[in-house]
RNA sequence: GCACUAGGGGUGCUGUUAUCGGCUGAGAUAAAACAUGCGGCAGGCGUGUUUUGAUCCCUUAUAACCCGAUCUGGAUAAUACCAGCGUGGGGAAGUGCAGAUU
Numbered sequence: 001g002c003a004c005u006a007g008g009g010g011u012g013c014u015g016u017u018a019u020c021g022g023c024u025g026a027g028a029u030a031a032a033a034c035a036u037g038c039g040g041c042a043g044g045c046g047u048g049u050u051u052u053g054a055u056c057c058c059u060u061a062u063a064a065c066c067c068g069a070u071c072u073g074g075a076u077a078a079u080a081c082c083a084g085c086g087u088g089g090g091g092a093a094g095u096g097c098a099g100a101u102u
Stems, first nucleotide, its partner, number of pairs: 001097005006059006012023004029053010065090003071084004
């Protein structure tokens, strides 16, 4: 470095047309169940948890991702959008093959 097996994780912001489009990005989730809130108590809508699927990323690590964080500065229509925090605190590994170096 590649492969196999196993495992971990993200899916945000936004637009008077929303089964469509815009922003960043490797990737911008669909369904079901349960709980709870709103409601004209009806259709329905919001939030949380769990399960299953899709997609992309990551697997010992200075960051796949989570927390700090309703954080700080800058930019934006808006958002971790950019930077800081940050060698912060956590975070999922074994095997095989090949190569390099000593």

This is a predicted structure of a 102-nucleotide RNA (TPP riboswitch aptamer (THI element)) from Bacillus velezensis.
The model forms 93% of the base pairs in the Rfam consensus.
Its Rfam family is "TPP riboswitch aptamer (THI element)". Rfam describes the family as follows. Vitamin B(1) in its active form thiamin pyrophosphate (TPP) is an essential coenzyme that is synthesised by coupling of pyrimidine and thiazole moieties in bacteria.